[in-house]
Formats: sequence, structure tokens, C1' cells
RNA sequence: GGGUAUGUAGCUCAGUGGUAGAGCACGUCACUGAUAAUGACGGGGUCGAAGGUCCGAUUCCUUCCAUACCCACCA
Repeated sequence: GGGUAUGUAGCUCAGUGGUAGAGCACGUCACUGAUAAUGACGGGGUCGAAGGUCCGAUUCCUUCCAUACCCACCA
């Protein structure tokens, strides 16, 4: 330099055009002598960034950024 994949909650991931979810973690309550475990409820996300298409974009297109891998080049 060329190419591919990934980027969504604190972490691991799902979702796939119709306005975002799960598990774990966190908080409160119940239970207990007290913890743990268990149960109930709750908080938390401008879906990497900027544009475009569309009535509508996390989802499609373009560019950029980050990470991983492959190829080439140099050494």
C1' cells in the first nucleotide's frame, strides 16, 4: 500500500428498514441472626464518527476512525 471482518448498556453478545433487547454486573426490596444463594422491581445506550438514500436507518450506500486477520513491499 491492497483486501476481509468487527464496532450496539460497565462486560459478553442478539437484533436487522418501522423509533433497541438478553445474560452477567450495579442499585432497592423480600427472604436470613447475618452473609451467600434465590425471587421481585429498577437505573443505565445520540447502536464508532460524518454525510447520502428513504415517509422512516442500528439495519442499505459513501467517506473517515479504531481493532483483528490475510496479501504485497521494504528491512
Predicted 3D model of a 75-nucleotide RNA (transfer RNA) from Candidatus Doudnabacteria bacterium RIFCSPHIGHO2_01_48_18. The organism belongs to Candidatus Doudnaibacteriota, within Bacteria. The sequence is in RNAcentral, with records from ENA.